[in-house]
């Protein structure tokens, strides 16, 4: 100086906060969503990667 491990740390995981878990990534990273369509344009789903809780949207019913 390259590469590879591994630990600590930090970052990420399609729209917001808290906790717990899980995973991915080391700055040339990780991750920035999906479907139809040459292309403009169109269409579905979701505040989560999961789970519990809060806050916004939405439906639908009762008081």
């Nucleotide at each position: 100086g390259a590469c590879c491990c591994a630990a600590c740390u930090g970052g990420g995981a399609a729209u917001g906060a808290a906790g717990u878990c899980u995973c991915c990534c080391a700055u040339u990273a990780a991750c920035c969503g999906c479907c139809c369509g040459c292309a403009a344009g169109g269409g579905a789903u979701g505040a989560u990667g999961a789970c519990u809780u809060c806050u916004g949207c939405c439906a639908a019913g009762u008081g």
Predicted 3D model of a 63-nucleotide RNA (Fluoride riboswitch aptamer (crcB RNA motif)) from Edaphobacter aggregans. Rfam family: Fluoride riboswitch aptamer (crcB RNA motif). Its family is annotated with response to fluoride and positive regulation of gene expression in the Gene Ontology. The prediction has a mean pLDDT of 79.